[in-house]
RNAcentral holds the full RNA, with entries from SILVA. Small-subunit ribosomal RNA, central domain from a metagenome, 349 nucleotides, folded computationally. It matches the Rfam family "Bacterial small subunit ribosomal RNA". Its mean pLDDT, the model's own confidence on a scale to 100, is 88.

Context: one part of a larger RNA
RNA sequence: CUGGGUAUAAAGGGUGUGUAGGCGGUUAUAUAAGUGUGGAUUUAAAUACUUGAGCUCAACUCAGGAACUGGUCUGCAAACUGUAUAGCUAGAGUUCAGGAGGGGAAGCUGGAAUUCCACGUGUAGGGGCGAAAUCUGUAGAGAUGUGGAAGAAUACCGGCGGCGAAGGCGAGCUUCUGGCCUGAUACUGACGCUGAAACACGAAAGCAUGGGGAGCAAACAGGAUUAGAUACCCUGGUAGUCCAUGCUGUAAACGUUGUACACUAGGUGUUAGAGGUUUAAAUCCUCUGGUGCCGUAGCAAAUGCGAUAAGUGUACCACCUGGGGAGUAUGCUCGCAAGGGUGAAACUC
Numbered sequence: 001c002u003g004g005g006u007a008u009a010a011a012g013g014g015u016g017u018g019u020a021g022g023c024g025g026u027u028a029u030a031u032a033a034g035u036g037u038g039g040a041u042u043u044a045a046a047u048a049c050u051u052g053a054g055c056u057c058a059a060c061u062c063a064g065g066a067a068c069u070g071g072u073c074u075g076c077a078a079a080c081u082g083u084a085u086a087g088c089u090a091g092a093g094u095u096c097a098g099g100a101g102g103g104g105a106a107g108c109u110g111g112a113a114u115u116c117c118a119c120g121u122g123u124a125g126g127g128g129c130g131a132a133a134u135c136u137g138u139a140g141a142g143a144u145g146u147g148g149a150a151g152a153a154u155a156c157c158g159g160c161g162g163c164g165a166a167g168g169c170g171a172g173c174u175u176c177u178g179g180c181c182u183g184a185u186a187c188u189g190a191c192g193c194u195g196a197a198a199c200a201c202g203a204a205a206g207c208a209u210g211g212g213g214a215g216c217a218a219a220c221a222g223g224a225u226u227a228g229a230u231a232c233c234c235u236g237g238u239a240g241u242c243c244a245u246g247c248u249g250u251a252a253a254c255g256u257u258g259u260a261c262a263c264u265a266g267g268u269g270u271u272a273g274a275g276g277u278u279u280a281a282a283u284c285c286u287c288u289g290g291u292g293c294c295g296u297a298g299c300a301a302a303u304g305c306g307a308u309a310a311g312u313g314u315a316c317c318a319c320c321u322g323g324g325g326a327g328u329a330u331g332c333u334c335g336c337a338a339g340g341g342u343g344a345a346a347c348u349c
Base pairs, nucleotide, nucleotide: 004320005319006318007303008302012317014201015200016199017198021194022193023192025088026087027086028085029084030083031082033081034080035077036076037075038074039073040072041071042070049065050064051063052062053061054060091191092188093187094186095184096183097182098181099180103177104176105175106174107173108172109171110154114150115149116148117147118146119145120144121143125136126135162169163168206247207246208245209244210243211242215241216240220236221235222234223233258316259315260314261313262312263311266294267293268292269291270290271289272288273287274286275285276284298305299304322349323348324347331342332341333340334339
């Protein structure tokens, strides 16, 4: 390399948009590039293969034959692929009528709680723990009442429930905006699938500048515990957590399961709709999209998966090839930095 694989053994890119490329529904006609089938020619000889022969055999040598694999020229065929032309509507999309939603962005407005401040009442504790202490309080705390300020998060509803490509999204209202589902007619007429590169998005932490800072809390300090305790527990507490703009680009970014399409028993929940039944609702039946559980065949080393496949197939991309060395070194590249991407070998078992 081929073969074989990628839920858990090594292995699915964090996610999407999409260029090149690869692959591509259905009918007819043409063509003959691929394809098939003949002919000609070439593919030196030796070697190798094979049939014989010669050295007493063999090795060895000689003669004949067949051919290999490809190239070039040429005749024929037209199923399939390609190409061209003309169509079609089952894929894809547009239109119309409805529908659900924490999808995204900006602005505005609440209530509960917390902390702090001021004042009133009031007096000796409060706080904390396994037990304590550090801490706080007669300069009046904690408790309670009234008023005020600030920031952050949005109880209940809330649900293996919803939305989003993923990351993720949860108080209410307004504006702008993306996608999805159901039903129906008409229209476009393969416009499709995948996707190296590229581009965009991308939790938390971190970085830059400027704000903000209630609570929480790396670092740090103290008190305990302990043989020690650079911890677990306690009292404090700074970055940070929040906002704006920019950067970083990584995660157990996980369903550890790439995307798309087709096919292959059932049962039972739930969610969004539609149709039928029904006087209306409820109920019941059917269909479609999502989301769960159980399970047949099949698959699987087993666990398990099982129409949301890890079953049966097709197309395209990514990735794997013993453990360690090592996601290291080096080079290149991106970044303000921290670091990221790409990514070995010696050696060793």